[in-house]
Context: one part of a larger RNA
RNA sequence: CUGGGUGUAAAGGGUGCGCAGGCGGAUCUGUGCGUCAGGGGUUAAAUACCUCGGCUUAACCGAGGAAAUGCCCUUGAUACGGCGGGUCUUGAGUACGAGAGAGGAUGGUAGAAUUCCUGGUGUAGCGGUGAAAUGCGUAGAUAUCAGGAGGAAUACCCGUGGCGAAGGCGGCCAUCUGGCUCGUUACUGACGCUCAGGCACGAAAGCGUGGGGAGCAAACAGGAUUAGAUACCCUGGUAGUCCACGCCCUAAACGAUGUAUGCUUGGUGUUGGAAGACUUGUUCUUUCAGUGCCGGAGGUAACCCAUUAAGCAUACCACCUGGGGAGUACGAUCGCAAGGUUGAAACUC
Numbered sequence: 001c002u003g004g005g006u007g008u009a010a011a012g013g014g015u016g017c018g019c020a021g022g023c024g025g026a027u028c029u030g031u032g033c034g035u036c037a038g039g040g041g042u043u044a045a046a047u048a049c050c051u052c053g054g055c056u057u058a059a060c061c062g063a064g065g066a067a068a069u070g071c072c073c074u075u076g077a078u079a080c081g082g083c084g085g086g087u088c089u090u091g092a093g094u095a096c097g098a099g100a101g102a103g104g105a106u107g108g109u110a111g112a113a114u115u116c117c118u119g120g121u122g123u124a125g126c127g128g129u130g131a132a133a134u135g136c137g138u139a140g141a142u143a144u145c146a147g148g149a150g151g152a153a154u155a156c157c158c159g160u161g162g163c164g165a166a167g168g169c170g171g172c173c174a175u176c177u178g179g180c181u182c183g184u185u186a187c188u189g190a191c192g193c194u195c196a197g198g199c200a201c202g203a204a205a206g207c208g209u210g211g212g213g214a215g216c217a218a219a220c221a222g223g224a225u226u227a228g229a230u231a232c233c234c235u236g237g238u239a240g241u242c243c244a245c246g247c248c249c250u251a252a253a254c255g256a257u258g259u260a261u262g263c264u265u266g267g268u269g270u271u272g273g274a275a276g277a278c279u280u281g282u283u284c285u286u287u288c289a290g291u292g293c294c295g296g297a298g299g300u301a302a303c304c305c306a307u308u309a310a311g312c313a314u315a316c317c318a319c320c321u322g323g324g325g326a327g328u329a330c331g332a333u334c335g336c337a338a339g340g341u342u343g344a345a346a347c348u349c
Stems, first nucleotide, its partner, number of pairs: 004320003007303002012317001014201004021194003025088007034080001035077008049065006091191001092188003095184005103177007110154001115149007125136002162169002206247006215241002220236004258316006266294012278281001298305002322349003331342004
C1' cells in the first nucleotide's frame, strides 16, 4: 500500500457550525471530456517468455518469434458521467394556523431549614461514638419562645417524564431570546449530505483581579482506633464551593456505539400533537414526532443488538495495526501557572 476492522478484544474526534475537498433527486435537449469498442503508430537494444541452434552438458552465447498494461492519432457507441440550457417536486427550505418544554440570558421575589446576634423562660448538662475522648457549658450552654442579620440551595410535585449539539438544565414572576413538533399543502425549485484545516461552545477541579462567605469542606490541628494509622470514626477548620470579569480545555466528556439518508416481521408502555368513529366514554381506531421494555429474521467470538440496529446498503469524516517503554523524551505550539495538544526511539518480553 491492498486489505481487515473500531459497544465490551487495539480503535468514533467531548460537541456543534462550516470554507476548501469528496459525494449528490426526477426529466428533456445538446455535447462527447471521462468511459467503452474497432483500426493505425509508437512502446530502443539487452533482460524475462516460447521455439531452434553453438561450446561433451549446464551456466553462458547466437538466431527467430510472441508479448510489451502506457502514450498518441483516427473511426464509431452514448447507458453511466462531466459541462451548458430548459422543466419538475418527492430531498431541503419558506409562509400560515396550532402546541409542549428544568433550552439560554438578565432582573425581581417567596417559604422551609442550617448558622450567628439580641432579648425572655429555664438549669446542669449538651454533643458525639461500636465504646469513648477532644470540644461546648454556671461568664448560664443544650432545650424553648420572640425579634433581627446573612449566605446558599429550592422538599413535596418528580416520572426508564421533558428540553438542549454536547457539557448540562429543577421554587415562583417578568422582560429578552434559540431550537423543536403537529396540521393545511400555499410558495421557492436540488437551494442538499459530509467535512481535513478553521471558528465557537465545553462538567468538576485549578489560575488571575475584585467582591461574598450560612452550611459543607481538600490542607491543617486535636481526640480516638491500631503493633503502627501521615487513614477509615469524632471535634474543629483554611483554600474552595457562591457572584462579576478574564483564563484553563480536560473527564468512565459513556449509549464506552461518528453524522446523514433509504430499506427490512412484531408485541407492549409512556410523552407531545392531529384526524376519524360511534354506544359521548377514565371509550375505541388510525397517523406523525420523541422516549422505554420485550422479542423475530438477520448479525455477533460470545455477551447481546434487533425499525432509536451492533440487520441490509450508500456518502463523507475520524481512528486502530502485539504488550511494556509511554501518552514518556525531544522539537513545535497554546497557557500567567498548573499543564494541554501534537508525539517517537533505543531497549525488553
A computed fold for a 349-nucleotide part of an RNA from an uncultured prokaryote, annotated as small-subunit ribosomal RNA, central domain. Model confidence (mean pLDDT): 87 of 100. RNAcentral holds the full RNA, with entries from ENA and SILVA.